[in-house]
Molecule: FMN riboswitch aptamer (RFN element)
Organism: Candidatus Aquiluna sp. UB-MaderosW2red
RNA sequence: ACAGUUCUUCGGGGUCAGUGAAAAUCUGAGCCGGCGGUUAUAGUCCGCGACCCGCGUAAAAGCCCUGCAUCCAGCAGGGCGGCUUUGGGCGGUUGAUUUGGUGAAAUUCCAGAACCGACGGUCAUAGUCCGGAUGGGAGAAGAACUAA
Numbered sequence: 001a002c003a004g005u006u007c008u009u010c011g012g013g014g015u016c017a018g019u020g021a022a023a024a025u026c027u028g029a030g031c032c033g034g035c036g037g038u039u040a041u042a043g044u045c046c047g048c049g050a051c052c053c054g055c056g057u058a059a060a061a062g063c064c065c066u067g068c069a070u071c072c073a074g075c076a077g078g079g080c081g082g083c084u085u086u087g088g089g090c091g092g093u094u095g096a097u098u099u100g101g102u103g104a105a106a107u108u109c110c111a112g113a114a115c116c117g118a119c120g121g122u123c124a125u126a127g128u129c130c131g132g133a134u135g136g137g138a139g140a141a142g143a144a145c146u147a148a
Base pairs, nucleotide, nucleotide: 004145005144006143007142008141009140010139015029016028017027018026030128031127032117033116034048035047036046037045043115044114052092053091054090055089057087058086059085060084062080063079064078065077066076067075068074097113098112099111100110101109119131120130121129
């Protein structure tokens, strides 16, 4: 130096107007873009995370049986179809881009023109409001220890 262990912190952004009884949801014009990778910098390439669905599993609770006790309550052992809660694992699903230029190299830079955005809620249809979320997490940074 590398590897390992423990701990700490960080870890998602975005509006106005018009119409109308009512819309930050419609219309018009804006604005926003998690994490890792990439011979060159990514919302749109590859992969991941979260949300959603399923599988089976562990624990708790609950139920049943046996023993102790036997007024109640409780304790120990074993088992568990189905149901509830929580955690981790596996699988599924999960939106969208092109043209030109420069260059050794860029769907990542520059120029132009496009496109996409879960679920629930709402006196009117939501990427942008409210909510699950003071949550979770891909990861990032730092500290300490150990070993050689």